[in-house]
RNA sequence: CAGGGUGUAGCUUAGUUUGGCUAAAGCGUACGGCUGGGGGCCGUGAGAUCGCCGGUUCAAAUCCGGCCACCCUGA
Numbered sequence: 001c002a003g004g005g006u007g008u009a010g011c012u013u014a015g016u017u018u019g020g021c022u023a024a025a026g027c028g029u030a031c032g033g034c035u036g037g038g039g040g041c042c043g044u045g046a047g048a049u050c051g052c053c054g055g056u057u058c059a060a061a062u063c064c065g066g067c068c069a070c071c072c073u074g075a
Stems, first nucleotide, its partner, number of pairs: 001074007010027004020058001029045006051067005
């Protein structure tokens, strides 16, 4: 320098196909309950404006453009 891939709660992932349905799940976490305590189980809650900026659209995590970070391949 060229091509490809990934980026979504603290962590690990789904959702992108075909734009609209409450941004979902597990782990973790806060509070409460069961238990003599620990562990475990149950209930309730908080937590991501979807890597950043812009565009298209009535409407964008999803489509388009640019950029950033990481990974792979080639030169």